[in-house]
A computed fold for a 265-nucleotide RNA from a Candidatus Sumerlaeia bacterium, annotated as Bacterial large signal recognition particle RNA. The source organism's lineage runs through Bacteria, Bacteria candidate phyla, Candidatus Sumerlaeota and Candidatus Sumerlaeia. RNAcentral holds the sequence, with entries from ENA. Its Rfam family is "Bacterial large signal recognition particle RNA". The family's RNA type in Rfam is non-coding RNA gene. Model confidence (mean pLDDT): 75 of 100. A source record names the gene ffs.
């Protein structure tokens, strides 16, 4: 050096997460794409020699160590920005309320505001009227006995003259009932184009006198305020996305060194 055999390391790596910690399953990233089977997120296996069990390949551009370029990607912090969210605050628009009276409109010399005054509307009392009821008035009817008059007959008293009570009948009348008339009187009222007197009030309507130019606030404007809503601005909190910086981990690449044993030639 070559051939054969055996075995060691190894047979992807990394990040976050989980965990006391390590590794794995699961998630993500990455490269030059890597042995197979079983186990495992209400997890699985272990303990610094930190996956376990079984099988296989395996001494080579296979693995290990050191240095190093490029550095995907992850994580943490910080800054910026965008989106949406919560709270506070502010301005403007809209709505509403109050004021003002510059403009428009309306009223006003056929007389505004203001002042004085009368009336009505409101309340009380009375009157009148209306309506209802009653009373009163007129007519009729109206009592077996307990109303009146007259009382035949009959009855009673009496010697007689005469007297007494009194049914029926006739006449009259009371209450009651019926009708009429509505002028009188009384009472009452969900009544009144009514009248008289008194009160009250300046709200509304209206008249008169005075006065002599304002009044009104519908619209616009202006001032102030309120609540709500909408849009926007500012500040703060927390969330997500994107970007910059810092720190950290870091796949992949390059260089150098190391890489066992046995037999045979």
């Nucleotide at each position: 050096u070559u051939g054969c055999g055996c075995u060691a390391a190894g047979c992807g790596g990394g990040g976050a997460g989980c965990u006391g910690g390590c590794g794995g399953u699961g998630c993500c990233c990455u490269c030059c794409u890597g042995c197979c089977c079983g186990c495992a997120a209400u997890c699985c296996g272990c303990c610094a020699u930190a996956g376990c069990g079984g099988g296989g390949c395996g001494a080579a551009u296979u693995c290990c160590u050191a240095c190093u370029g490029u550095g995907a990607g992850g994580u943490a912090g910080u800054c910026g920005u965008u989106u949406g969210u919560c709270g506070c605050u502010u301005u403007g628009g809209c709505u509403c309320c109050g004021g003002u009276a510059a403009g428009u409109g309306g009223c006003g010399a056929u007389g505004a505001a203001g002042g004085c005054u009368g009336g009505g509307u409101c309340c009380c009392a009375c009157g009148c009227a209306a309506u209802a009821g009653g009373u009163g008035c007129c007519g009729g009817c109206g009592a077996a006995c307990c109303g009146g008059g007259u009382c035949a007959g009959g009855u009673c008293c009496g010697g007689a003259a005469g007297g007494a009570a009194g049914c029926a009948g006739c006449c009259c009348u009371a209450a009651a009932c019926c009708g009429g008339a509505u002028a009188g009187c009384c009472u009452a009222u969900g009544u009144g184009c009514c009248g008289u007197g008194g009160g009250g009030g300046u709200g509304c309507c209206u008249g008169g006198c005075u006065g002599g130019a304002g009044c009104u606030a519908a619209c616009u404007g202006c001032c102030g305020g309120a609540u709500g809503u909408c849009c926007g601005g500012g500040c703060g909190g927390g969330a997500a996305g994107c970007g910059g910086c810092u720190a950290u981990c870091g796949a992949u690449g390059g260089u150098a060194g190391g890489u066992g044993c046995g037999c045979a030639a």